């Protein structure tokens, strides 16, 4: 790098440096950016994705132990991880309403995919 699975409508910031682009890949929008973004660096905080702990249910004659069972815990110096906008919004498939001549064409609201992000496992 790839493959598999969950989840993606919520949450969450100062302070230093640095200096012009940034929102994933192209396209089309729309946003953020010298009032200093992106990025680094520090603290700081959001999050039960893992693992730790407790408790519950099951398995077992019982505890121990087990569970791709639930739940709670951020006071747990754990591991990652995140802190604009719905994965910022579309694009591909499809449903439905609305226009329209029963037709194309536009618009609105869904549903499913595909990438992509991030966590666990494989490797």
């Nucleotide at each position: 790098a790839u493959c598999u699975u969950a989840u993606c409508a919520a949450g969450a910031a100062c302070g230093g440096c640095c200096g012009a682009g940034g929102g994933a890949a192209c396209a089309g929008g729309c946003c953020c950016g010298a009032u200093g973004a992106c990025g680094c660096c520090g603290u700081a905080g959001c999050a039960a994705c893992c693992a730790g702990u407790u408790c519950u249910c099951g398995a077992c004659a019982a505890c121990c132990u087990c569970g791709c069972a639930g739940a709670a815990u951020g006071u747990u110096a754990g591991g990652u991880g995140c802190u604009a906008a719905c994965u910022c919004c579309u694009g591909c498939c499809u449903g439905c309403c609305a226009u329209u001549g029963u037709g194309a064409u536009u618009g609105g609201c869904g549903g499913g995919a595909a990438a992509g992000a991030u966590g666990a496992g494989a490797g």